This is a predicted complex of two RNAs, RNase P RNA and transfer RNA, with 470 nucleotides together. It holds a member of the Rfam family "Bacterial RNase P class A". It is annotated as a ribozyme.

RNA sequence: AGAGAAGAUUAAACGGUCGCGUGUUGCAGAAAUACGAGGAAAGUCCGGACUCCACGGGGUAGGGUGGCCGUUAACGACGGCUCGUCGCGAGGCGGGGAAAGUGCCACAGAAAACAGACCGCCGGUAACGCAGAUGUCCUUGUCUCGUUUAUCGGUAAGGGUGAAAAGGUGAGGUAAGAGCUCACCAGAUUCUUUGGAAACAAAGAAUGCUAGGUAAACCCCACCCGGAGCAAGACCAAACAGGAAGGUGCUCGCGCGGCGGGCAAGAGAGACCCCGCUCUUUCCUUCCGGGUUCGGUCGCUUGAGCGCAAGGGUAACCAUGUGCCUAGAAGAAUGACCGUUAUCUCUUCCUGUUAGGAAGAGAUACAGAAUCCGGCUUACCGAUCUUCUCUCACA
RNA sequence: GGCGCGGUACCCAAGCGGUAAGGGAGAGGUCUGCAAAACCUUCAUGCGUGGGUUCGAUUCCCACCCGCGCCUCCA
Numbered sequence: 001a002g003a004g005a006a007g008a009u010u011a012a013a014c015g016g017u018c019g020c021g022u023g024u025u026g027c028a029g030a031a032a033u034a035c036g037a038g039g040a041a042a043g044u045c046c047g048g049a050c051u052c053c054a055c056g057g058g059g060u061a062g063g064g065u066g067g068c069c070g071u072u073a074a075c076g077a078c079g080g081c082u083c084g085u086c087g088c089g090a091g092g093c094g095g096g097g098a099a100a101g102u103g104c105c106a107c108a109g110a111a112a113a114c115a116g117a118c119c120g121c122c123g124g125u126a127a128c129g130c131a132g133a134u135g136u137c138c139u140u141g142u143c144u145c146g147u148u149u150a151u152c153g154g155u156a157a158g159g160g161u162g163a164a165a166a167g168g169u170g171a172g173g174u175a176a177g178a179g180c181u182c183a184c185c186a187g188a189u190u191c192u193u194u195g196g197a198a199a200c201a202a203a204g205a206a207u208g209c210u211a212g213g214u215a216a217a218c219c220c221c222a223c224c225c226g227g228a229g230c231a232a233g234a235c236c237a238a239a240c241a242g243g244a245a246g247g248u249g250c251u252c253g254c255g256c257g258g259c260g261g262g263c264a265a266g267a268g269a270g271a272c273c274c275c276g277c278u279c280u281u282u283c284c285u286u287c288c289g290g291g292u293u294c295g296g297u298c299g300c301u302u303g304a305g306c307g308c309a310a311g312g313g314u315a316a317c318c319a320u321g322u323g324c325c326u327a328g329a330a331g332a333a334u335g336a337c338c339g340u341u342a343u344c345u346c347u348u349c350c351u352g353u354u355a356g357g358a359a360g361a362g363a364u365a366c367a368g369a370a371u372c373c374g375g376c377u378u379a380c381c382g383a384u385c386u387u388c389u390c391u392c393a394c395a
Numbered sequence: 396g397g398c399g400c401g402g403u404a405c406c407c408a409a410g411c412g413g414u415a416a417g418g419g420a421g422a423g424g425u426c427u428g429c430a431a432a433a434c435c436u437u438c439a440u441g442c443g444u445g446g447g448u449u450c451g452a453u454u455c456c457c458a459c460c461c462g463c464g465c466c467u468c469c470a
Stems, first nucleotide, its partner, number of pairs: 001391010012341007020036006038366001042377002045375005050229004056275005062225005067081005082095005096220002101218002103214003118159002120155008128146002131144004167185006186210002188207008233298004242288006248264007267280003290469002305324005311318002342364010396466007405419003413450001421437005443459005
């Protein structure tokens, strides 16, 4: 200098004029004064706080997570380590079990999972032969052979198909072959030892064990999860009218697998069952209708809060001291205009031209709180900073 | 604000691991004096977008985009 990797920051600044929301001062008005969006306030994808549901124990269903250890209020987040894979590298991405069971693997192909015989190779039998040998009673018999045919069997070495074809190379072996046997190589399982807190790694021994893929298919294993959500929920004020259908239990009647009537100490309690306790209502569920004219107050913003300092920890993070208070609306405020400056881009001009200066124009993003936090994901003009890697050149 | 459901051709839609049924509309033809109806033929583009799992994705998983529905007070 070029090409990259990981991470962090900022989100234009100041002034003036006119406005908006909340709090405070003020009896009220006027007025004054203080404060007034974000890193994502977004998506609502995870996790919690908080509130209500009687929500306690056990089980089932359902959902989620998935190497190991840690951090945390909690998590699917984060940190460190480990294994696999991609990259020359800095680094990126991923993670239980397929050697428990079940299912699926289209098309092609002989065969797709307790393997398989289409071609090829080998063996048996039969036929055929213008082949050969031999015997003879000369119409033929026996044996051998085969660029032939049929059939029965053996064989996974070779061919071709496929995303995937049941370890690889060589030798022995065999009718031909094959881990059938052996040597070496690759892998697996089991056991032992060593290192480590663990995942895991390394070494050695044994077993010819060679075992397809798929669990973001069912499933198995381990762990976690009760449901609903601030339109949760609490209080105050105003006004009103109840009705229908279905179901459960008990009981009565009848023409009795059913129908009808009556009653609700019985029923219910937010997936289901059991136990216990408690509560609610006078049975439960659903639907229609009624009132109010969308009322007020609280929940509501001081919080797992933010900044700084020094400390512990590799880190995530933790603990200590000190300082600060930083929106709280509800047809929903946080805005508009002007000026100056800043950064970038373009155009024109000038100069002492690897550059600098002047003038003009344009741009300055994504987006906007709605109960509150911790994450993740997504959107984002321009600019800046830190650490690291590779290549080339020079010293 | 919170919660739930969906997106397949111009329209309505089935399918939910093996290359996408059906109906309507459209185009052409038969029939008819001309139409309608009926019958036959036919069409290109289609699984909202991107990434992942898988040999293979409309289907399974994740992120995003778009659309629809429900929940506000009192008795």